Description: A computed fold for a 105-nucleotide RNA from Clostridium tyrobutyricum DIVETGP, annotated as SAM riboswitch aptamer (S box leader). Rfam family: SAM riboswitch aptamer (S box leader). Rfam links the family to the GO term regulation of gene expression. The same sequence occurs in records of 2 taxa.
[in-house]
RNA sequence: UUCUUAUCAAGAGAGGCGGAGGGACUGGCCCUAUGAUGCCCGGCAACCUGAAUAUAGAAUAUUCAUUGGUGCUAAUUCCAGCAGGGGAAACCUGAUAGAUGAGAU
Numbered sequence: 001u002u003c004u005u006a007u008c009a010a011g012a013g014a015g016g017c018g019g020a021g022g023g024a025c026u027g028g029c030c031c032u033a034u035g036a037u038g039c040c041c042g043g044c045a046a047c048c049u050g051a052a053u054a055u056a057g058a059a060u061a062u063u064c065a066u067u068g069g070u071g072c073u074a075a076u077u078c079c080a081g082c083a084g085g086g087g088a089a090a091c092c093u094g095a096u097a098g099a100u101g102a103g104a105u
Stems, first nucleotide, its partner, number of pairs: 002104007013041001015040003021031003025081004042073003047069002049065006077097001082094004
């Protein structure tokens, strides 16, 4: 880099550094000097991980833990972006795209 697969409606500081941009892309709509993005600390969660229970075993399910590997910590993945339903609007469903984990390449 690419492929497979699972998840994406919940959760998380009025701390320090630092200074202008940021929310993937496009269009919206937002956040931001009452200081963003970022880094550190803190925190959340529980994908990998560890333990227990059920089962003959594998797989799987449930419960507990969070020392370790990641992840996350404005707004549903902020909303839409393609297709379908709907007279239209609202709204609903599915895909695409994206993000993250695990495995493979």

Lineage of the source: Bacteria > Bacillati > Bacillota > Eubacteriales > Clostridium tyrobutyricum.